This is a predicted complex of two RNAs, RNase P RNA and transfer RNA, with 411 nucleotides together.
The prediction has a mean pLDDT of 77.
[in-house]
RNA sequence: CGGUGAGGGCGACCCGAUCGCGGCUUUUAGCCGAGGAAAGUCCGGGCUCCGCAGGGCAGGGUGCCAGGUAACGCCUGGGCGCGUAAGGCGACGGCACGUGCAACAGAAAGCAGACCGCCCCACAAGGGGUAAGGGUGAAACGGUGCGGUAAGAGCGCACCAGUGCCCCUGGCAACAGGGGCAGCUAGGUAAACCCCACCCGGUGCAAGGUCCGACCGAGAGAGAGCUGGCCCGGCUCGCUACCAUCUCCGGGUUGACCGCUAGAGGCAGCCGGCGACGGCUGUCCCAGAUAGAUGAUCGGGCACGACAGAACCCGGCUUAUUGCCCUCCCGCACC
RNA sequence: GGGGCUGUAGCGCAGCUGGGAGCGCGUCGCAAUCGCACUGCGAAGGUCAGGGGUUCGAAUCCCCUCAGCUCCACCA
Numbered sequence: 001c002g003g004u005g006a007g008g009g010c011g012a013c014c015c016g017a018u019c020g021c022g023g024c025u026u027u028u029a030g031c032c033g034a035g036g037a038a039a040g041u042c043c044g045g046g047c048u049c050c051g052c053a054g055g056g057c058a059g060g061g062u063g064c065c066a067g068g069u070a071a072c073g074c075c076u077g078g079g080c081g082c083g084u085a086a087g088g089c090g091a092c093g094g095c096a097c098g099u100g101c102a103a104c105a106g107a108a109a110g111c112a113g114a115c116c117g118c119c120c121c122a123c124a125a126g127g128g129g130u131a132a133g134g135g136u137g138a139a140a141c142g143g144u145g146c147g148g149u150a151a152g153a154g155c156g157c158a159c160c161a162g163u164g165c166c167c168c169u170g171g172c173a174a175c176a177g178g179g180g181c182a183g184c185u186a187g188g189u190a191a192a193c194c195c196c197a198c199c200c201g202g203u204g205c206a207a208g209g210u211c212c213g214a215c216c217g218a219g220a221g222a223g224a225g226c227u228g229g230c231c232c233g234g235c236u237c238g239c240u241a242c243c244a245u246c247u248c249c250g251g252g253u254u255g256a257c258c259g260c261u262a263g264a265g266g267c268a269g270c271c272g273g274c275g276a277c278g279g280c281u282g283u284c285c286c287a288g289a290u291a292g293a294u295g296a297u298c299g300g301g302c303a304c305g306a307c308a309g310a311a312c313c314c315g316g317c318u319u320a321u322u323g324c325c326c327u328c329c330c331g332c333a334c335c
Numbered sequence: 336g337g338g339g340c341u342g343u344a345g346c347g348c349a350g351c352u353g354g355g356a357g358c359g360c361g362u363c364g365c366a367a368u369c370g371c372a373c374u375g376c377g378a379a380g381g382u383c384a385g386g387g388g389u390u391c392g393a394a395u396c397c398c399c400u401c402a403g404c405u406c407c408a409c410c411a
Base pairs, nucleotide, nucleotide: 001331002330003329005328006327007326008325009324010323011322013301014300015299016298017297018296019295021033022032023031024030025029035307039318040317042316043315044314045313046312047204049202050201054232055231056230057229059200060199061198062197063196064078065077066076067075068074079092080090081089082088093195094194098193099192100189101188115134116133117130118129119128120127121126142160143159144158145157146156147155161185162184163182164181165180166179167178168177169176170175208258209257210256211255217249219248220247221246222245251410252409253408265284266283267282268281269280270279271278272277302305336407337406338405339404340403341402342401345360346359347358348357354391362378363377364376365375366374384400385399386398387397388396
C1' cells in the first nucleotide's frame, strides 16, 4: 500500500430557557417519561384459566462432550471437521434393525454383473477366462511399485490411506496419541420413512377477576360417570334429571376498576471460577397510555443524527440500520 | 396486542411420497365465413413471493424476510 479479510468496544444527540402532552405525589409546585433493536413472533420461562397437570398412545421438538441458567433450539469451555491465517461456521447420534430412493448418461447404480478392450481354444460361427486400460456419471467395489500369470486380479509381498477388534497412556467425558492383530477394503442418502436417547398437557392479558348499566329467550342442540385429540389409574369439587356445564341462533353494551409494573431489576465494589455465571455488601427507583402521551421554539455545542415508537413482564435468537475507535491476519514492496 | 392460513403464466387453480413446470379461460397467428361470433389447428407467455441452507439435483424438505387474507371483546 492492497484485501465484499477477521474480531471487539463506545455512542446513536447533549446543555440551558419557555410553552404543550401522559403519569405519580406532600397539587400556586416538584419528580419521571421509548429502543438497541420497542420489530419478526422464531424459541424458552413467569403469570392466568381449563377440577388435579400424573402415566401411556398419538403428535411435535432437540441431538459430539462437560458446564451455566428459572428454562431454552440460548450462552461458555473443550473435542472433531472445514478455512493459508486471524478467526468463524457446523440439524455434529445411528444406513453394521427394517423399508424406500438415485432422473439423464452409462455395459453395469446395489450386488452383482461385463460394452469396447486384453488373453486362451477354434478355419469360422462361437465358447471360456479377466477387471489392469478406455469411456459415462454427483457417485463405479482402495492407491503406488515389484513379483506373479496365457492375460489378469490383495492372488502374494513392501510402503501409504482407511476400517474393525484387542491393549497401553492422557482426559470427568467427547476424543487424542502409541503398539499389536486381521487382506478386512464392507458405496451414498435419515433438513427420506424409521431406530435410539432426552424434552414438551392446552391456552394466551382481547388470559382472568370485580362492579355498574342496557336489553333481555320457558329459542335449538349435546349432556351421567360428565369435561384433554384418544385411552387408563388415583384423588377431588360441583350438580341431582324442568340439573351443573358447553355449542349454535337471537338480543343488548362499546363503561369503570384490578391484573399493570420493584423486577430471575440497574449501577458500583469485593470474593469464587479459564469462562458463561454465581455469592456478599452498599446504593438507586427508571413510562404505564386505552384512540393511545415524548413535541415545538430560541440560544450554545458536536461525531451533523440511520433503522425505527412501549401496550402483561422477563431471558435469548434472527432481521433492519448509522458514526467513530482499537486489536489481529494474509499478500506485495522497501528499510 | 395475540392465534391460524395462503403466495405457481394476465385471471382461477393442479402439481408439494424431491428428477418432465402443467390444466381451463384469456392473448396472438392461420384456417373456415360475404363479414362477425361459435369452431378447428398452431404459437407465445413463468426470477414457482424474495434470500440462504440440506442434496448429485429443490415449486416440493429446513431456516430467515416480505406481502395478503382470516379469527379472537363483554353481558347473559